[in-house]
Context: one part of a larger RNA
RNA sequence: UUGCAGUUAAAAAGCUCGUAGUUGAACUUUGAGCUCAUUUGGAGGGUCUGCCUCAUGGUGCUGUACUGUCUGGGCAGGUUUUUCCUCUUGGUGAAUCAGCAUGCCCUUUGCUGGGUGCAUUGAGGAAACAGGACUUUUACCUUGAGAAAAUUAGAGUGUUCAAAGCAGGCCUAUUGCCUGAAUACAUUAGCAUGGAAUAAUAAAAUAGGACGCGCAGUUCUAUUUUGUUGGUUUCUAGAGUCACCAUAAUGAUUGAUAGGGACAGUUGGGGGCAUUAGUAUUUGGUUGCUAGAAGUGAAAUUCUUGGAUUUACUGAAGACUUACUACUGUGAAAGCAUUUGCCAAGGAUGUUUUCAUUAAUCAAGAACAAAGGUUAGGGGAUUGAAAACGAUCAGAUACCAUUGUAGUCUUAACAGUAAACUAUGCCAACUAGGGAUCAGGCAACCUCUUUUUGAUGUGUCGCUUGGCACCUUAUGAGAAAUCAAAGUCUUUGGGUUCUGGGGGGAGUAUGGUUGCAAGGCUGAAACUU
Numbered sequence: 001u002u003g004c005a006g007u008u009a010a011a012a013a014g015c016u017c018g019u020a021g022u023u024g025a026a027c028u029u030u031g032a033g034c035u036c037a038u039u040u041g042g043a044g045g046g047u048c049u050g051c052c053u054c055a056u057g058g059u060g061c062u063g064u065a066c067u068g069u070c071u072g073g074g075c076a077g078g079u080u081u082u083u084c085c086u087c088u089u090g091g092u093g094a095a096u097c098a099g100c101a102u103g104c105c106c107u108u109u110g111c112u113g114g115g116u117g118c119a120u121u122g123a124g125g126a127a128a129c130a131g132g133a134c135u136u137u138u139a140c141c142u143u144g145a146g147a148a149a150a151u152u153a154g155a156g157u158g159u160u161c162a163a164a165g166c167a168g169g170c171c172u173a174u175u176g177c178c179u180g181a182a183u184a185c186a187u188u189a190g191c192a193u194g195g196a197a198u199a200a201u202a203a204a205a206u207a208g209g210a211c212g213c214g215c216a217g218u219u220c221u222a223u224u225u226u227g228u229u230g231g232u233u234u235c236u237a238g239a240g241u242c243a244c245c246a247u248a249a250u251g252a253u254u255g256a257u258a259g260g261g262a263c264a265g266u267u268g269g270g271g272g273c274a275u276u277a278g279u280a281u282u283u284g285g286u287u288g289c290u291a292g293a294a295g296u297g298a299a300a301u302u303c304u305u306g307g308a309u310u311u312a313c314u315g316a317a318g319a320c321u322u323a324c325u326a327c328u329g330u331g332a333a334a335g336c337a338u339u340u341g342c343c344a345a346g347g348a349u350g351u352u353u354u355c356a357u358u359a360a361u362c363a364a365g366a367a368c369a370a371a372g373g374u375u376a377g378g379g380g381a382u383u384g385a386a387a388a389c390g391a392u393c394a395g396a397u398a399c400c401a402u403u404g405u406a407g408u409c410u411u412a413a414c415a416g417u418a419a420a421c422u423a424u425g426c427c428a429a430c431u432a433g434g435g436a437u438c439a440g441g442c443a444a445c446c447u448c449u450u451u452u453u454g455a456u457g458u459g460u461c462g463c464u465u466g467g468c469a470c471c472u473u474a475u476g477a478g479a480a481a482u483c484a485a486a487g488u489c490u491u492u493g494g495g496u497u498c499u500g501g502g503g504g505g506a507g508u509a510u511g512g513u514u515g516c517a518a519g520g521c522u523g524a525a526a527c528u529u
Stems, first nucleotide, its partner, number of pairs: 004500003007481002012497001014368001016366002021361003025254002031081005038074006045067003048063001049060004086133005092127001096123004102117005137200003140195002143192002152184002156166002168178003210247001212245001214244001217241006258358001259355003263350002266347002271343004277321002281317006288310001292303002329336002373414006383407001387403002390400001425496003429488002432472003437467006444460001448457001476483002502529003511522004
């Protein structure tokens, strides 16, 4: 590993990218005919034989009996069908065939013909041996050698039984005889052998490709023969290389409801920059009228004839983007909602477009990442940690009220965490019914719109691909709640990553690393229960 679990009990990294790793679509020789073995059935026969029977005959449960014929299935080998089993040099040479000579048997008028044996000559040749030249490479399975005994399993054997032991048994016991001391297992690696399914790997596309008793160059090597020795060259032989010619069906697998790219009309509150609008709030100015206003459970702190609150007109500032707003959209997630413009990007759909395995998931590593926090500027309307004060209260360092600093907004950097939640990794397949909805496409019709036809667009009813969800049922799952996934799991294996192993101690200590800091990441143990 076989063989755990991860919505809620411990446990899916916040999200995406991504190298190593792991995994990865289909396809190339299969069939058919003939033949020869072997094995297992069936049918109807024969022989031997049992039983019954006077006999004809009958009966095969008895019989895993023997044998040939027909027929069906399984499994091997050979051969043919365009199908290669590597090619080659040596001797050795089996089967078989032919010739010659000859022994025996049968036969014939007859060495006439046939069968058989031996000797010899020739043809024949993958049966083995020894070389040489080449060969895609592995995994996998088979068989074999080898792998110390004891141990283990297990055979034989009356240790009196047994645990053991490797002994022992037989006779004429008087000179002997007969045997044992098996066998199995022994996994990885290595060696040898056969197989060629499965999984990889390599090859001919700028042909620098294959093949040939072809042919012309060129480079290297040097056995033998030219009376001997030496030198050079040629021939010849071998090895390499490069032209030409010839040969060939000359050489590119599909185009995955895998993936990437191009194109078309779309689509979205996706992103960035600029622009623009809306009311509210606070505040300033002007104006009107007066005694209260604000706030609360009730009050008070607070503001007010120096005119508060309130009314009207108007200016400024900074924030925010109501209703429309939905079990709707979009984005990897965090997130995203006034108008308009610009910039690049994305998804789905459509496609008789293209490439051709380019893919999936991912240690290391990287990008992004709410709120809060930190640093330096800007801005500071609202709200508001800290703080102050009024209440409440036994007390209130709170809830309520009035003020109010940091913050809240923005720019430039850090930080890198959340109940970052669907508390549910990603990719792929299958299993069930329904009506809605968003985006695209197809089809049918009619309706509205502009000015009537037409074309867009609106509408109605279907189908279809891809989304966010929902409802009903589970002969499915689950501890249940519930779940079309949390199903296809003890009938357990589609691929791949991460995490968990009783509660505390503890996300603590220590070490490392990172950060300006706050902190983050990694991360125990003693002890306790």
Background:
This is a predicted structure of a 529-nucleotide part of an RNA (small-subunit ribosomal RNA, central domain) from Suillus bovinus. It matches the Rfam family "Eukaryotic small subunit ribosomal RNA". Lineage of the source: Eukaryota > Fungi > Basidiomycota > Suillineae > Suillus. Its mean pLDDT, the model's own confidence on a scale to 100, is 80. The RNAcentral record of the full RNA draws on SILVA.